[in-house]
RNA sequence: GGUAGUGGCUGGACGGUCGCGGGGGUAACACCUCGAGGAAAGUCCGGGCUCCAUUGGGCAGGUCGCCAGGUAACACCUGGACGCGUCACGUAAGUGGCGCGAUGGAAAGUGCCACAGAAAACAGACCGCCCGUUGCGCUGCAAGGCGUGCGGGUAAGGGUGAAACGGCGGGGUAAGAGCCCACCGCAAUCCUGGCAACAGGGUUGGCACGGCAAACCCCGGCCGGAGCAAGGCCAAGUAGGCGGCGAGAGCGCCCAACUCGACAAAGACGCCGCGGGUAGGCUGCUGGAGGGCGUGAGCGAUCACGCUCCAAGAGAAAUGACCGUUACGGUUUCCCGCGAGGGAUUCCGACAGAACCCGGCUUAUAGGCCAGUGCCCGUC
Numbered sequence: 001g002g003u004a005g006u007g008g009c010u011g012g013a014c015g016g017u018c019g020c021g022g023g024g025g026u027a028a029c030a031c032c033u034c035g036a037g038g039a040a041a042g043u044c045c046g047g048g049c050u051c052c053a054u055u056g057g058g059c060a061g062g063u064c065g066c067c068a069g070g071u072a073a074c075a076c077c078u079g080g081a082c083g084c085g086u087c088a089c090g091u092a093a094g095u096g097g098c099g100c101g102a103u104g105g106a107a108a109g110u111g112c113c114a115c116a117g118a119a120a121a122c123a124g125a126c127c128g129c130c131c132g133u134u135g136c137g138c139u140g141c142a143a144g145g146c147g148u149g150c151g152g153g154u155a156a157g158g159g160u161g162a163a164a165c166g167g168c169g170g171g172g173u174a175a176g177a178g179c180c181c182a183c184c185g186c187a188a189u190c191c192u193g194g195c196a197a198c199a200g201g202g203u204u205g206g207c208a209c210g211g212c213a214a215a216c217c218c219c220g221g222c223c224g225g226a227g228c229a230a231g232g233c234c235a236a237g238u239a240g241g242c243g244g245c246g247a248g249a250g251c252g253c254c255c256a257a258c259u260c261g262a263c264a265a266a267g268a269c270g271c272c273g274c275g276g277g278u279a280g281g282c283u284g285c286u287g288g289a290g291g292g293c294g295u296g297a298g299c300g301a302u303c304a305c306g307c308u309c310c311a312a313g314a315g316a317a318a319u320g321a322c323c324g325u326u327a328c329g330g331u332u333u334c335c336c337g338c339g340a341g342g343g344a345u346u347c348c349g350a351c352a353g354a355a356c357c358c359g360g361c362u363u364a365u366a367g368g369c370c371a372g373u374g375c376c377c378g379u380c
Base pairs, nucleotide, nucleotide: 001376002375003374004373006371007370008369009368010367012326013325014324015323016322017321018320020035021034022033023032024031037351041362042361044360045359046358047357048356049227050226051225052224061223062222063221064220065219066080067079068078069077070076081103082101083100084099085098086097087096088095089094104218105217109216110215111212112211113210126158127157128154129153130152131151132150133149135148136147137146138145139144166184167183169181170180171179185207186205187204188203189202190201191200192199193198231283232282233281234280241274242273243272244271245270246269248260249259250258290309291308292307293306294305295304296303297302328349329348330347333344334343335342336341
């Protein structure tokens, strides 16, 4: 210097014309001001807020699960422990960097362990090894030997498998075997360090305890439900409810006629009143676990203090279009240059779209910048 992948940051700037939404302003204009994101997304976790429910405890159900800290809280974050992977250094033991991990319990119980394999969990004899043999065969003068069959021993070796009932070395043995021994592992117990997870060491034990709990389960912690279409206030109707009054009713109103009635009652109608509530309006609504800067505490997440800023608020929903200048990256064509490159010119520039508000996680993302890692090339 190139390239690959990882992590973090960023996600163009300025101006003009015409619009769009909120607020202010005007009699009405004019005019002034504000107007998306790092994810506004998925709606997966955790909270605030609101209403409903709620004596306490338990069962059921859900969820989480190494330790410590942070936080309003978390399935989030930070630091640490342990395990695994990878890279570097080292002969090695190991050390360091980076990444990943739902990382409590498998000596409470139940269940499962494909294929292969003889055997897959109170094991197992396929090959092999070893012992026995008055089976048979071959051989040998003979003692015997070899092959094969049968009976038994053996988990060292081979083979299967993700996994074979501690590993490896030595002794031992007919061959073998924790049968015995050293080291490692494991278990019990003690000591030391650490808040702890855990780490280091001593003693004892001859091995008892395969794996899976993202199978049921056990242990421990936490969890009431619904959501801004929450909730509060006001409240129209030739929609409907209740009450009161009306000598007229049939027939909404007027006139006439007719019928009934005037002791009354019912219904209809009219007027008045009351409360509920739909449409609609107002509110909740954005000043908040808020942003920026500085100082301090802390390894850090984060916290405290000081100064400063106010930055969409809304209803199926505005935040846009065009033009010019310019920055960056790529690209087309032309010119200059041996070349690295330079000049002019054309085109392109990601994912995406607030809906009560926050903290996270996850997913999408053109291009640019920074950090460290691997590989390759060049120079010293």